The RNA shown here (transfer RNA) has 74 nucleotides and comes from a marine sediment metagenome. Rfam family: tRNA. It is annotated as a transfer RNA. About the family: Transfer RNA (tRNA) molecules are approximately 80 nucleotides in length. Its mean pLDDT, the model's own confidence on a scale to 100, is 80.
RNA sequence: GACCGUUUAGCUCAGUUGGUAAGAGCGUUGCAUUCACAUUGCAAAGGUCGGGGGUUCAAAUCCCUCAACGGUCA
Numbered sequence: 001g002a003c004c005g006u007u008u009a010g011c012u013c014a015g016u017u018g019g020u021a022a023g024a025g026c027g028u029u030g031c032a033u034u035c036a037c038a039u040u041g042c043a044a045a046g047g048u049c050g051g052g053g054g055u056u057c058a059a060a061u062c063c064c065u066c067a068a069c070g071g072u073c074a
Stems, first nucleotide, its partner, number of pairs: 001073007010026004019057001028044005050066005
């Protein structure tokens, strides 16, 4: 330098035929349970879906560009 892949919650990830309010597990906080802790149950908080632009009535999803990370080739 060329090409390919990945980027979504604090962490690990799902969501790829565009469509109602963006999710799961773990973690965090609160409540219940216990003499207490653990476990378990319930609830809650937490996201500019990497940044910018475009297409569309509508974009995490399609297109362009930039960035970070990983890989292959040179």